Predicted 3D model of a 1500-nucleotide RNA (small-subunit ribosomal RNA) from an uncultured prokaryote. The RNAcentral record of the sequence draws on ENA. Its mean pLDDT, the model's own confidence on a scale to 100, is 85.
[in-house]
RNA sequence: AGAGUUUGAUCAUGGCUCAGAUUGAACGCUGGCGGCAGGCCUAACACAUGCAAGUCGAGCGAGAAAGCACUUCGGUGUGAGUAGAGCGGCGGACGGGUGAGUAACGCGUAGGAAUUUGCCCAGUAGUGGGGGACAACAUGUGGAAACGCAUGCUAAUACCGCAUACGCCCUAUGGGGGAAAGCAGGGGAUCUUCGGACCUUGCGUAAUUGGAUCAGCCCGCGUUAGAUUAGAUAGUUGGUGAGGUAACGGCUCACCAAGUCUACGAUCUAUAGCUGGUUUUAGAGGAUGAUCAGCAACACUGGGACUGAGACACGGCCCAGACUCCUACGGGAGGCAGCAGUGGGGAAUUUUGCGCAAUGGACGAAAGUCUGACGCAGCAAUACCGCGUGAGUGAAGAAGGCUCUUGGGUUGUAAAGCACUUUCAGACGUGAGGAAAAGUUAAUGGUUAAUAACCAUUGGCCCUGACGUUAACGUCAGAAGAAGCACCGGCUAACUCCGUGCCAGCAGCCGCGGUAAUACGGAGGGUGCAAGCGUUAAUCGGAAUUACUGGGCGUAAAGCGUUCGUAGGCGGUUUGUUAAGCAAGAUGUGAAAGCCCCGGGCUCAACCUGGGAACUGCAUUUUGAACUGGCAAACUAGAGUACUGUAGAGGGUGGUGGAAUUUCCAGUGUAGCGGUGAAAUGCGUAGAGAUUGGAAGGAACAUCAGUGGCGAAGGCGGCUAUCUGGACCAAUACUGACGCUGAGGUGCGAAAGCGUGGGGAGAAAACAGGAUUAGAUACCCUGGUAGUCCACGCCGUAAACGAUGUCAACUAGCCGUUGGAGGGCUUGUCCCUUUAGUGGCGCAGCUAACCGCGAUAAGUUGACCGCCUGGGGAGUACGGCCGCAAGGUUAAAACUCAAAUGAAUUGACGGGGGCCCGCACAAGCGGUGGAGCAUGUGGUUUAAUUCGAUGCAACGCGAAGAACCUUACCAGGUCUUGACAUCCUGAAAACUUUCUAGAGAUAGAUUGGUGCCUUCGGGAAUUCAGUGACAGGUGCUGCAUGGCUGUCGUCAGCUCGUGUCGUGAGAUGUUGGGUUAAGUCCCGUAACGAGCGCAACCCUUGUCCUUAGUUGCCAGCGCGUAAUGGCGGGAACUCUAAGGAGACUGCCGGUGACAAACCGGAGGAAGGUGGGGACGACGUCAAGUCAUCAUGGCCCUUACGACCUGGGCUACACACGUGCUACAAUGGUCGGUACAGAGGGUUGCUAUACCGCGAGGUGGCGCUAAUCCCAGAAAACCGAUCGUAGUCCGGAUUGGAGUCUGCAACUCGACUCCAUGAAGUCGGAAUCGCUAGUAAUCGCGAAUCAGAAUGUCGCGGUGAAUACGUUCCCGGGCCUUGUACACACCGCCCGUCACACCAUGGAAGUUGGCCAUGCCCGAAGUCGUUACUCCAACCCUUGUGGAGGAGGACGCCGAAGGUGGGGCUAAUGACUGGGGUGAAGUCAUAACAAGGUAACCGUA
Repeated sequence: AGAGUUUGAUCAUGGCUCAGAUUGAACGCUGGCGGCAGGCCUAACACAUGCAAGUCGAGCGAGAAAGCACUUCGGUGUGAGUAGAGCGGCGGACGGGUGAGUAACGCGUAGGAAUUUGCCCAGUAGUGGGGGACAACAUGUGGAAACGCAUGCUAAUACCGCAUACGCCCUAUGGGGGAAAGCAGGGGAUCUUCGGACCUUGCGUAAUUGGAUCAGCCCGCGUUAGAUUAGAUAGUUGGUGAGGUAACGGCUCACCAAGUCUACGAUCUAUAGCUGGUUUUAGAGGAUGAUCAGCAACACUGGGACUGAGACACGGCCCAGACUCCUACGGGAGGCAGCAGUGGGGAAUUUUGCGCAAUGGACGAAAGUCUGACGCAGCAAUACCGCGUGAGUGAAGAAGGCUCUUGGGUUGUAAAGCACUUUCAGACGUGAGGAAAAGUUAAUGGUUAAUAACCAUUGGCCCUGACGUUAACGUCAGAAGAAGCACCGGCUAACUCCGUGCCAGCAGCCGCGGUAAUACGGAGGGUGCAAGCGUUAAUCGGAAUUACUGGGCGUAAAGCGUUCGUAGGCGGUUUGUUAAGCAAGAUGUGAAAGCCCCGGGCUCAACCUGGGAACUGCAUUUUGAACUGGCAAACUAGAGUACUGUAGAGGGUGGUGGAAUUUCCAGUGUAGCGGUGAAAUGCGUAGAGAUUGGAAGGAACAUCAGUGGCGAAGGCGGCUAUCUGGACCAAUACUGACGCUGAGGUGCGAAAGCGUGGGGAGAAAACAGGAUUAGAUACCCUGGUAGUCCACGCCGUAAACGAUGUCAACUAGCCGUUGGAGGGCUUGUCCCUUUAGUGGCGCAGCUAACCGCGAUAAGUUGACCGCCUGGGGAGUACGGCCGCAAGGUUAAAACUCAAAUGAAUUGACGGGGGCCCGCACAAGCGGUGGAGCAUGUGGUUUAAUUCGAUGCAACGCGAAGAACCUUACCAGGUCUUGACAUCCUGAAAACUUUCUAGAGAUAGAUUGGUGCCUUCGGGAAUUCAGUGACAGGUGCUGCAUGGCUGUCGUCAGCUCGUGUCGUGAGAUGUUGGGUUAAGUCCCGUAACGAGCGCAACCCUUGUCCUUAGUUGCCAGCGCGUAAUGGCGGGAACUCUAAGGAGACUGCCGGUGACAAACCGGAGGAAGGUGGGGACGACGUCAAGUCAUCAUGGCCCUUACGACCUGGGCUACACACGUGCUACAAUGGUCGGUACAGAGGGUUGCUAUACCGCGAGGUGGCGCUAAUCCCAGAAAACCGAUCGUAGUCCGGAUUGGAGUCUGCAACUCGACUCCAUGAAGUCGGAAUCGCUAGUAAUCGCGAAUCAGAAUGUCGCGGUGAAUACGUUCCCGGGCCUUGUACACACCGCCCGUCACACCAUGGAAGUUGGCCAUGCCCGAAGUCGUUACUCCAACCCUUGUGGAGGAGGACGCCGAAGGUGGGGCUAAUGACUGGGGUGAAGUCAUAACAAGGUAACCGUA
């Protein structure tokens, strides 16, 4: 410090997720030791049991018992003035716990004045003299108990007067009021009732002052969220008086006034103890408030007071309530949020331990007692820190595991082995420190009359340890007792095998898993951390993702529709002053601990400890005066006013005009009009439409008209009158900062809509009809109401847009245009300057990019306001406000997804555009689709009808040929190392004859034969048998593959290097202008070159030449025949087959840009690639093929392998494709005559001849082929006949008879003859081929093959028509455009309905909780009143007293309770609303392309 994830890729925006640190944690697996720290975060739920606050006899009275000793047995002494209890004092207000309440002067920080303060310190002046009670105790008595009641006795540092009163308090300034207590030690005189008095010391006590400490009170500032909480408040705010308090104060009361708080957020609601700190962070911030420390609050819930220095009191009291316990039912008792512990709750948190040895506290003079504070120990890896589980050597790189290409690799120096060490744990022993006080003794000093006593200092002695078997150290033995967890697809370090097969499962995000999973599970190996490791939860970080530091708003979320304007914020120039802000210094404070720095102590560290720094804050004070603010004075550049002019659809009101539509009236006139893609509804013979004239009425204002004008925006358009707002120009004068923005507020605000009343021509939601359509509640047509118009009043929204808030300043230019002003001359339809608008381009700059902005900024800055923070849910619900309503405005959450989005790029696509091409259309010729048959496919059938191909690009395809074989299928019969290959062992030569059984495979029997080589061991070939390795598979996967092939397409494209442009994907080149069959070539050009394709090179054909001349040829010469190159010969010709020539836009003319090229022409056998073929770029289709072959993986192994016989692949209601033959006269039949090319042939082609009507048979010449054969070419031509008919067309089908091939023609061959003679008279919608030697037509040959072509592949013969042209259909290429597509339009995608699940709104209601409030009742208790009852001390008085006190009663207040109507909130609710998510459901196709009616916004 970043990374992953939206896309085909890119850059942004933007969310989600991860890596880090941390925790009072929990869970899973595992677990050696020690140090140190922390340990109910949940039920402030309920608690059994024990302990946690007592102490003092030196304040007081009283005072046992057991035991022991003695005893006269009665008792005495001791125990003992002890225990225990009581009165009294001090302390139970500290210490300890908890986080319920509290949003508050509660806390933090800085200050303040009107206070109290036990114990402590210092000072001043005291402590005199009296009195009456009450406990304990005794007696009686009630009660189950708790606990009392009555009578009697008694002490005090308990209680009450009196005296005294410096200081103290009150006061009318005259005066008045108010205290106490003694105890202990010692003691020389004196006195004594013998107790003491007295003196002294110490302690105590009373008054008062000051201090210290603690506490109470007041105040500035700070201190969570919500405005879907906007008004709150009656003791409320203030005053006067009184009361009350320690003290100020409405703290309380009476009266008076009507205030007080609040947008700088009152009130209300929700949540919460606050802080030092902790955690994270670079910091600023964020989150948090365990332990430790400070403060506040609470003590079962609520209320209350008492005592006291201090409480409204955790282990005190009273009352009410809930709960628990005891009970004799009458009454009582209790409060672990103290320490342990129990139940419960919970994911979850310990021992009913030891000790007061230390520290601290209470009491005490002290010893001491008490102390679950505290010190220690125990439990659990809860956190942090440290240590160990050994270390050295050791290659045969052991065994085993894993993997493997079978060679190896890896685990791995790892182990074993050898030689060492002993930390920790274990055993035994030694052994610090935590301990100082107190006590006692000696000395010195102080006090005192005092050498007693007491106090202080110093020395000696004695004694005190829970922890503790302490820490530490020493000795002993032996590698001995001690390693796991997570992960290994990317992020993120670490890879292979097996299993599984969208299953099981994983997952933090992206995502893995559908038969080769580095992602699931296991294993081996590896990586990381380590006594821990992972997971979960939580916080911060990364996140600049709330942006103060440090973000944004044209299009990603985001500028209010727009003025005016309040508060607020900000504000021109100069001078003076002030000192609030600001700056500097000083002082106080900012507790300690913690963090940080420097030291020290535990062996180190964690930990502990000393010092420092820091605590960025607040307050006080001194100084400064630049800037901001305040005050004062001035200025004119901002702003405004006046005056002269100017332009304008600026606004309101009234009047008025013409054109057009419509309606009505009248005339002319006759059959249609109207409307559409085409129609129909509609109108019209009752006279429409058309046309002429007239009338009525409403609405809107053509031309001018313009990125022209005006207005804040919405918006504004005939003319005219009137009223009125604003802007601009120029020159002067005046005011003197009067300004800018603007939360709330307020006005205006298109259309639609609403209310009332008018108006209503046209057009027109709704509605009706006609069409279209599968449907058509639409688009189109014919009608048509509201509304559109006017007046008044509402509504308040729009894609209210420049998707751009307002104001101001600054920052290159160029070109228009509107309104002014100035200047120039050449006076023009001119030019220049300037100003206010309004436009186009464009530099810098900005921007994620942009058909971007660019002085009219989206540039550079300033001021102020508004708004945004992932998509959906949702601008929705609820609540509030507004509205007559429609609705508007404000405005969430649950839940859900990992994206949603912007700009640009490359493709693809478009019922987008442009250019171009192709038998693509058109122009033609001939077909298919109808018939019969052949053949293939689907379907059906079947035991099987083997399998594959299945849009173009499957369907006469694999198959260049299924009777058996083929054959893969089916039935049946058989074999199991196998039909086939290799290796091993044994035997036998190989091979062969015949017979039997069987359908055959096969089985049995049988004949002949003993071979070849040899180093004599044996070997080779072959057969049989055996054994196991293995064979075998047309079994699966073409979506694991190779190879091959199809297709786009013989279309002209596809790319690269360097350079340049762009943040980038990418672009450029390859686009543009021409041209071409062509990315062919030329020109231009930030490109320059290159490659694969095109073309050419290759084959064939067309002309000529040369060479060669048999089997081919025969002109000339000769021989011969009935005739024939038959023969001699020839090499001319044809031909054969080798090599050359030829064609290149080369030449001429024109066009073109002086190019490329095109057009025409000449010559030429051939002319612009001459014709044809081979040749197929980058790639696409997971195209086809595992059944040609090869091959990974999987599967079968007496079978999914192999053999045999028979059957099937040939089935047949049907549908489709491809063909053949036809339907006839351009023909059929019969007779005659002529002309090819290319092929094939020895298991072959087969001549002449003979037989048969024929298929064919007999027979065998020739030929291994330019020689012989197949082999007669046919259409054509010359004649004859048929005469338009189901025929002399057509030949299917069927019967009979045959031929040939073949072991074998039944299923199931081809052919022949005789007979039979079906459909069919040119074919609907639709559709195919073809541009010249082509189509059409005619025959011939070959491969396969025993036989079996209408198929396929070739060959030649005859031989056309048409092409204006590119609008349209199909396909393709280039450029461009739109896109929400990228699996790429066979794309994407919206909504209803149906089903399932989830959360949520409404709802008759129902049930809780909280809050305030009216009324009733009213405990305890303070206060007040009191005519009733009672009363020791004291006072006044002598009475049956008073005063005073206590009780009772009454009154005010008052908790809980009851009741009433409210408010808020939560849960639930039949039914219901929408929303979200789900697999391949239904209906349509709304959007994305012109999405097929452009889309979208508001409204009905």